About this RNA
The RNA shown here (SAM riboswitch aptamer (S box leader)) has 101 nucleotides and comes from uncultured Muriicola sp. Of the family's consensus pairs, 90% are formed in the model. Rfam family: SAM riboswitch aptamer (S box leader). From the family's description: The SAM riboswitch is found upstream of a number of genes which code for proteins involved in methionine or cysteine biosynthesis in Gram-positive bacteria. Model confidence (mean pLDDT): 78 of 100. The RNAcentral record of the sequence draws on MGnify. Lineage of the source: Bacteria > Flavobacteriia > Flavobacteriales > Flavobacteriaceae > Muriicola.
[in-house]
RNA sequence: UUAUCAAGAAAGGUGGAGGGACUAGACCCACUGAAACCUUAGCAACCCUUUAGUCCUUAAAGAAGGUGCUACAUUCUAUCCCGGUAAUUCGGGACAGAUAA
Numbered sequence: 001u002u003a004u005c006a007a008g009a010a011a012g013g014u015g016g017a018g019g020g021a022c023u024a025g026a027c028c029c030a031c032u033g034a035a036a037c038c039u040u041a042g043c044a045a046c047c048c049u050u051u052a053g054u055c056c057u058u059a060a061a062g063a064a065g066g067u068g069c070u071a072c073a074u075u076c077u078a079u080c081c082c083g084g085u086a087a088u089u090c091g092g093g094a095c096a097g098a099u100a101a
Stems, first nucleotide, its partner, number of pairs: 001101005010040005018029003023078004041070003046066002048062005074096001079094006
């Protein structure tokens, strides 16, 4: 910089109090065991492989390898913009963040 943020997919061991990105609040998860690390398994299909067409790239199939992920939700508010409502407030977007190339 570009694309996506829909869906999907967990057991065991070590560990021992935090975790849901950061700060504060709310909410939620956690000693019936959090974070972190390891093993195995799985999900997905970004890179990748094969086939067909093609040269802007597209479609189908696959999963050996490089990443990623496997509570709920990019959880909400705080910062801004747009629209609706009499208002509480609701919806969308930006910003920010995550992943890949």